[in-house]
RNA sequence: CCACCCGUAGCUCAGCUGGAUAGAGUACACGCCUCCGAAGCGUGUGGUCACAGGUUCAAAUCCUGUCGGGUGGG
Numbered sequence: 001c002c003a004c005c006c007g008u009a010g011c012u013c014a015g016c017u018g019g020a021u022a023g024a025g026u027a028c029a030c031g032c033c034u035c036c037g038a039a040g041c042g043u044g045u046g047g048u049c050a051c052a053g054g055u056u057c058a059a060a061u062c063c064u065g066u067c068g069g070g071u072g073g074g
Stems, first nucleotide, its partner, number of pairs: 001073007010026004019057001027045006050066005
C1' cells in the first nucleotide's frame, strides 16, 4: 500500500431478510430462601447500535466517507 471481516449494555455476544418498547447471558443493586453465607429463584439498574453524511414514510440493519481492531497478500 491492497483485499476481506468486525465495532450493539461494565464484559461476552445475538439481532443486520429495513418496521416489535433494542435483546440474551454475565456483572452490579435489592428482595426471597438460609443460623450466616454460597447456590437457586424473583425484581431492578445499565445503550450516542464506533463517528459523520446520504437513501427511505421508516435505518442497529442499505449506500458513502472517516476512525479503531483483526486476518491474508505485497
Molecule: transfer RNA
Organism: Cognaticolwellia sediminilitoris